[in-house]
The RNA shown here (c-di-GMP-I riboswitch aptamer) has 81 nucleotides and comes from a Bacillota bacterium. It was read from a public genome assembly, where an Rfam model found it.

RNA sequence: CACCGAUAAAGGCAAACCAUCGGAAACGGUGGGACGCAAAGCACAGGGCCUUUCACAACGAAUGGCAGCCUGGCUACCGAA
Numbered sequence: 001c002a003c004c005g006a007u008a009a010a011g012g013c014a015a016a017c018c019a020u021c022g023g024a025a026a027c028g029g030u031g032g033g034a035c036g037c038a039a040a041g042c043a044c045a046g047g048g049c050c051u052u053u054c055a056c057a058a059c060g061a062a063u064g065g066c067a068g069c070c071u072g073g074c075u076a077c078c079g080a081a
Stems, first nucleotide, its partner, number of pairs: 004079002012037002017032006035068001041074002045071003048066003052062003
C1' cells in the first nucleotide's frame, strides 16, 4: 500500500413509526426514535424499483424520486486473525 473485518477500543450513521415543514406525487428537510450498517460517507454513470404526463393492440417515450436494491467511480476512522 492492497485485500480483509474481532462479541477489540474510540467515535459515527439511523429503518419503521411519531410530530412538523416542503412537494400534485414518488419522496425530501428538521426534531424525536433505533431496525440495522465497516463505507448506511459522496455522487444517479449502467441496471433495477417508484411517481407523474404522453402514447398504447403490444412494445414504449419523457419527467422527477430512491445511494438503507445491485454493479461501477471518488474519498475515509480503527485494527486482531